The RNA shown here (transfer RNA) has 73 nucleotides and comes from an Acidimicrobiia bacterium.
The source organism's lineage runs through Bacteria, Bacillati, Actinomycetota and Acidimicrobiia.
It matches the Rfam family "tRNA". About the family: Transfer RNA (tRNA) molecules are approximately 80 nucleotides in length.
RNA sequence: GGUCAGGUAGCUCAGUUGGUAGAGCGCCGGUCUGAAAAACCGGAGGUCGACGGAUCGACGCCGUCCCUGACCA
Numbered sequence: 001g002g003u004c005a006g007g008u009a010g011c012u013c014a015g016u017u018g019g020u021a022g023a024g025c026g027c028c029g030g031u032c033u034g035a036a037a038a039a040c041c042g043g044a045g046g047u048c049g050a051c052g053g054a055u056c057g058a059c060g061c062c063g064u065c066c067c068u069g070a071c072c073a
Stems, first nucleotide, its partner, number of pairs: 001072007010025004019056001027043005049065005
């Protein structure tokens, strides 16, 4: 330099024929306990890597760029 895969909550990841974003763990509160742990219930937390484009509407499509990984040279 080229090709491909990926970037979504603090972490690991879903989300697929475009219709307004979720799980587990973690964190906070509650129930329980003498007090904890475990268990159960509830809650907070996201400009979906950045900027443009097409669309009534984008995490998902198109373009450019940034970052990570694999392969080729």